[in-house]
RNA sequence: UCACGAAAAGGCAAACCCGGAGCAAUCCGGGGACGCAAAGCGACAGAGCCAUACAUCGUGGCUGGCUGCGCUGCCGAAA
Numbered sequence: 001u002c003a004c005g006a007a008a009a010g011g012c013a014a015a016c017c018c019g020g021a022g023c024a025a026u027c028c029g030g031g032g033a034c035g036c037a038a039a040g041c042g043a044c045a046g047a048g049c050c051a052u053a054c055a056u057c058g059u060g061g062c063u064g065g066c067u068g069c070g071c072u073g074c075c076g077a078a079a
Stems, first nucleotide, its partner, number of pairs: 004076002011036002016031006034065001040071003044068003047063006
């Protein structure tokens, strides 16, 4: 260094509740913690979901806390 994931410090925050945005998926803020070593970032590929259209193809959108991939990154026990 790659890889790996013990410890400690620090970090993030599912469900659910309240308020707001959106036709919706979903998102934002507050509370809250199921979990997370990339649960940081990017919709490029696959997948799922929503809207529209529809015989299908399609078009637009959402999910990075579904997988792969790319970029970046804290700590340092064991093997």